Predicted 3D model of a 99-nucleotide RNA (SAM riboswitch aptamer (S box leader)). It was read from a public genome assembly, where an Rfam model found it.
[in-house]
Order: sequence, then C1' cells, then structure tokens
RNA sequence: AUCUUAUCAAGAGUGAUGGAGGGAAUUGGCCCGAUGAAGUCCAGCAACCUAUCGAAAUGGUGUGGUGCUAAGUCCAACGGAUUUUCCGGGAGAUGAGAA
Repeated sequence: AUCUUAUCAAGAGUGAUGGAGGGAAUUGGCCCGAUGAAGUCCAGCAACCUAUCGAAAUGGUGUGGUGCUAAGUCCAACGGAUUUUCCGGGAGAUGAGAA
C1' cells in the first nucleotide's frame, strides 16, 4: 500500500518546552494561531483490542497495545428529497482482522 468489518453529533489542557505555522490530500470556502501554530514531554479522555471482575449483560475496572484531546470527519465537491435543511454515496480517520 490492498481487502473485509465496526465506529466517526459524546468526551478530554489557563501545564512544560518550542517559536510559525495549522485545520489529511486537490479545488473553493470558512476558521485557528505571537493572548503562542506544528513537533516533543507531561497530563487527560475514551473503551476498539488486551488484561481483570462477573453466571451473564448493550456490564464494571482501566493493566498493557493503539487512538484521540477547536469547530459534526470544520464546510462544500457526486446523487436524491419534503431544498436555510435532511438522507445516501464517495473520500478520509481510527480499531480489529485477512492475504
């Protein structure tokens, strides 16, 4: 990188460091950022896998592995509808699994 599958309206920082970018990619928007972006550390959230408790639960805990911590996956792109909006698809993200 490919395929399958589940989830994606909740939740989580007035910390340290760092010093100019960031919100996946393309296009177009709209935003965040020297009242401090990314990254790193710490802290936290969650409960997919794991561990554990339980007779079991769509259950508890939160040991280990991921993940996550502005805005619905920030919004639109394709199709449809009862068209300020909604539904689906596509793309993407994350987990688990497969060859």